[in-house]
Context: one part of a larger RNA
RNA sequence: UUGGGCGUAAAGGGUGCGUAGGUUGUUCUGUUAGUCUUUUGUCAAAACCCGGGGCUUAACUUCGGGAUCGCGAAAGAAACGGCAGGACUUGAAAGUGUGAGAGGCGUACGGAACUCAUGGUGUAGGGGUGAAAUCCGUUGAUAUCAUGGGGAACACCAAAUGCGAAGGCAGUACGCUGGCGCAUAUUUGACACUGAAGCACGAAAGCGUGGGUAGCGAAUGGGAUUAGAUACCCCAGUAGUCCACGCCCUAAACGAUGAUCUCUCGCUAUUUGGAGUAUCGACCCUCUGAGUGGCUUAGCUAACGCGUUAAGAGAUCCGCCUGGGAAGUACGGCCGCAAGGCUAAAACUC
Numbered sequence: 001u002u003g004g005g006c007g008u009a010a011a012g013g014g015u016g017c018g019u020a021g022g023u024u025g026u027u028c029u030g031u032u033a034g035u036c037u038u039u040u041g042u043c044a045a046a047a048c049c050c051g052g053g054g055c056u057u058a059a060c061u062u063c064g065g066g067a068u069c070g071c072g073a074a075a076g077a078a079a080c081g082g083c084a085g086g087a088c089u090u091g092a093a094a095g096u097g098u099g100a101g102a103g104g105c106g107u108a109c110g111g112a113a114c115u116c117a118u119g120g121u122g123u124a125g126g127g128g129u130g131a132a133a134u135c136c137g138u139u140g141a142u143a144u145c146a147u148g149g150g151g152a153a154c155a156c157c158a159a160a161u162g163c164g165a166a167g168g169c170a171g172u173a174c175g176c177u178g179g180c181g182c183a184u185a186u187u188u189g190a191c192a193c194u195g196a197a198g199c200a201c202g203a204a205a206g207c208g209u210g211g212g213u214a215g216c217g218a219a220u221g222g223g224a225u226u227a228g229a230u231a232c233c234c235c236a237g238u239a240g241u242c243c244a245c246g247c248c249c250u251a252a253a254c255g256a257u258g259a260u261c262u263c264u265c266g267c268u269a270u271u272u273g274g275a276g277u278a279u280c281g282a283c284c285c286u287c288u289g290a291g292u293g294g295c296u297u298a299g300c301u302a303a304c305g306c307g308u309u310a311a312g313a314g315a316u317c318c319g320c321c322u323g324g325g326a327a328g329u330a331c332g333g334c335c336g337c338a339a340g341g342c343u344a345a346a347a348c349u350c
Stems, first nucleotide, its partner, number of pairs: 004321003007304002012318001014201004021194003025088008034080001035077008048066007091191001092188003095184005103177007110154001114150008125136002162169002206247006215241002220236004258317006266295011299306002323350003332343004
């Protein structure tokens, strides 16, 4: 428990596609179980409202009149809504031209660093720390040069940059492929918005099978520190991190801000289109789109702050909240190989 809310107090689903449902542009005609008007029946009496009467007044009581709500029937109206039919182009989509991009997938290639192996030079240290030690080294390390192997990540460019629904995406080239913007106004003619259910995607960690393993590195071992040190520091180091296929489905999955549409002062920066102007040309300048940032007016907000990328003014649809703890737990159900996930209480207590 509503005429309230959801950036930070409880509350936006992790994200998309999408069924039912809800909502739906302009115009004409017809119709009408919604809607509206009139009449009528019913809605016991009392109560309620108005007028009058009776108790000295009032409360109380009595008489007359009236009203509300609901339901049934009849007649009528056609603005709105529904239904049926016709038309339209501004919403939406398609076409044509063009543009930017770390959007996705696959294949090939590249250089720096690291590490390993072999060989050369060379000799006593190296490494590490607050200081040390464990550790490596005369079977020749560290340093340095050459050759070869390996795996992972791509310095500079790089940015308040860009792209993607979100998660996320960054060396180079090629192939395949998704989405978006602008210009035009050629086509269709409301084909739209939202979206329970459902389906798909979904960082990291984790799981299964097979590979791979340079560096890093949970666990673990050792050295320090310390009263202790199951840590912080150091030396090692397994799983993992990487690849293929299959699962898991959670995050401070955050803009802690759902999607779509309309309206509402400005300044400034930047990315990328178009038009004009300028010019030999490229800049410059002006206007106009689509993004990404900063500041701010009105307005909003408990404040902080937000402010045309709204948290302003409105509309449609979905999700969610209702004191703290118990608890995102128990039980049940569904899913999973497992880990666990999703759904989701109560007793009791303050």
Overview:
Model confidence (mean pLDDT): 85 of 100. Small-subunit ribosomal RNA, central domain from a Candidatus Nomurabacteria bacterium, 350 nucleotides, folded computationally.